[in-house]
RNA sequence: UACGGCCACGCGGGAGAGCAUCUCCGCGCGGGAUCGCCGAAGGGGCAAGCGGCCGGGCGAGCAAACUCGCCCGCCGGGAAUCUCUCAGGCACAACGGACCGAGUGGCCGGG
Numbered sequence: 001u002a003c004g005g006c007c008a009c010g011c012g013g014g015a016g017a018g019c020a021u022c023u024c025c026g027c028g029c030g031g032g033a034u035c036g037c038c039g040a041a042g043g044g045g046c047a048a049g050c051g052g053c054c055g056g057g058c059g060a061g062c063a064a065a066c067u068c069g070c071c072c073g074c075c076g077g078g079a080a081u082c083u084c085u086c087a088g089g090c091a092c093a094a095c096g097g098a099c100c101g102a103g104u105g106g107c108c109g110g111g
Stems, first nucleotide, its partner, number of pairs: 001110001003109007011101003018035001020034005025028001036090003042086001043084003050076004055072007
C1' cells in the first nucleotide's frame, strides 16, 4: 500500500428435524427413560495429487551389476456445506450456529 492469505475481536445476515410416548418432582415451555428424526458448534471417516517399499511386472541405458521411467500392489499422508451421528439439536422467541459480508487490530506474503 483501494493487493492476496490466515488469525483474533465485536457488529449484521444465517438452515434443518417431535408441542412424540412413558415417568419423576419443587409442576417449570423442568429432569430422566424409550422410540423417531436433523446436521451448520465440536469430534470421527475418505478422493486425487504427494511421499515411501532390499515388493511384482514391463521398458531404456548393447549383457550383468546398477540406475532411470511407466504400470500394478501395499503402507503413510490427505479437504469440504461430502459422510458418520459420538457429542449437539428437533413448537415460537431467546441461546447456540458452519458459512457469508463489511470494520478494527495482528502475522505472513506480493508489489

This is a predicted structure of a 111-nucleotide RNA (Glycine riboswitch aptamer) from Promineifilum sp.
It was read from a public genome assembly, where an Rfam model found it.
NCBI's taxonomy places the organism under Bacteria, Bacillati, Chloroflexota, Promineifilaceae (SeqCode), Promineifilum (SeqCode).
Its mean pLDDT, the model's own confidence on a scale to 100, is 79.
Rfam family: Glycine riboswitch aptamer. Clan: Glycine riboswitch clan. Rfam describes the family as follows. This family represents the bacterial glycine riboswitch.